[in-house]
A computed fold for a 317-nucleotide RNA from Winogradskyella tangerina, annotated as Bacterial RNase P class A. The source organism's lineage runs through Bacteria, Pseudomonadati, Bacteroidota, Flavobacteriales and Winogradskyella. Its mean pLDDT, the model's own confidence on a scale to 100, is 77. The model forms 97% of the base pairs in the Rfam consensus.

RNA sequence: CGAGUAGAUCGCCUUAUCGCUUCGCAGUUUGUUGUGGGGAGGAAAGUCCGAACACCACAGUGCAAUAUAGUGGUUAACAGCCACCAGUCGAAAGGCUAGGAAAAGUGCAACAGAAAGUAUGUACAGGUAAUGCUGUAGUGAAAUCAGGUAAACUCUAUAUGGUGCAAUGUCAUGUAUACCAACGCUUGAGAGCGGCACGUUCAAUGUUGGAGGGUAGACAGCUAAAGUUUGCUGGCAACAGUAAACUGAGAUAAAUGAUAAGGGUUGAGACGGUUAUCGUUUCAAUACAGAAUUCGGCUUAUAGAUUUACUCAAUUA
Numbered sequence: 001c002g003a004g005u006a007g008a009u010c011g012c013c014u015u016a017u018c019g020c021u022u023c024g025c026a027g028u029u030u031g032u033u034g035u036g037g038g039g040a041g042g043a044a045a046g047u048c049c050g051a052a053c054a055c056c057a058c059a060g061u062g063c064a065a066u067a068u069a070g071u072g073g074u075u076a077a078c079a080g081c082c083a084c085c086a087g088u089c090g091a092a093a094g095g096c097u098a099g100g101a102a103a104a105g106u107g108c109a110a111c112a113g114a115a116a117g118u119a120u121g122u123a124c125a126g127g128u129a130a131u132g133c134u135g136u137a138g139u140g141a142a143a144u145c146a147g148g149u150a151a152a153c154u155c156u157a158u159a160u161g162g163u164g165c166a167a168u169g170u171c172a173u174g175u176a177u178a179c180c181a182a183c184g185c186u187u188g189a190g191a192g193c194g195g196c197a198c199g200u201u202c203a204a205u206g207u208u209g210g211a212g213g214g215u216a217g218a219c220a221g222c223u224a225a226a227g228u229u230u231g232c233u234g235g236c237a238a239c240a241g242u243a244a245a246c247u248g249a250g251a252u253a254a255a256u257g258a259u260a261a262g263g264g265u266u267g268a269g270a271c272g273g274u275u276a277u278c279g280u281u282u283c284a285a286u287a288c289a290g291a292a293u294u295c296g297g298c299u300u301a302u303a304g305a306u307u308u309a310c311u312c313a314a315u316u317a
Stems, first nucleotide, its partner, number of pairs: 002312009012263007020039007041288001045299002048297005053164004060198004065160005070084005085099001086097004100155002105153002107149002122137005168220004179210005190202004227246008264286009
């Protein structure tokens, strides 16, 4: 120089004009005005996992079902993350793994081979009263009370209420306290408790079903959070504690933009100079993609730029 491994950060910038939205202050003729602060992400995507929160009055026992699976730590919790062990790939740095049990049981293994299990007897050799009784060779991943396989069924251990911001709560408006049927009123109809069973709780101008009528508006939930950044301490690390500072969208048919000029980065061409490389100029491009209750993860997509640590087999200079 080159190739590779494991991470981190950014991912267009500036100016001008006009426009949208939210919060604070002032003012107002309550129609609006001025001024100041803010306005999509590293994945906002997928809806895969876990929770916070809300409601179901409390949310039992057993069976079934589902999920996890080396050891330990971390966390609000997790199938996440960290460390170590084991196995495996790589020359190495490193990567990957649903990584317990095959004497509880059942199942599966093409082709080849004589034969794939309490099965079989091809060739050669040894041996017996006799018998594949013993050994070697062939085939094959596996060939003598077999071994392999459980991301095959299964067994073991552990764990598990449901629904989801379209949750839920408050206010206003309006209507039909009407009609039909079945069952029932403590001898309990029906409803809840994941799927089933038991049990249990609530329940009487009741419950379920049918037909029909009215409403679909406003506000809250809605963003100060298990929050972010930096320092110190502990720890191999993930992470924890502590001190200080910061406050960074809250829309509701859904705002966060449009135009113009200049620049940055990348690619290609031309010209000039040059050791590497640099300068000028022309053209083109400028990624993946957009909040909708919030958070911790995982997975997927991503033009390009900057940067940290580590590896060096073969070949070449």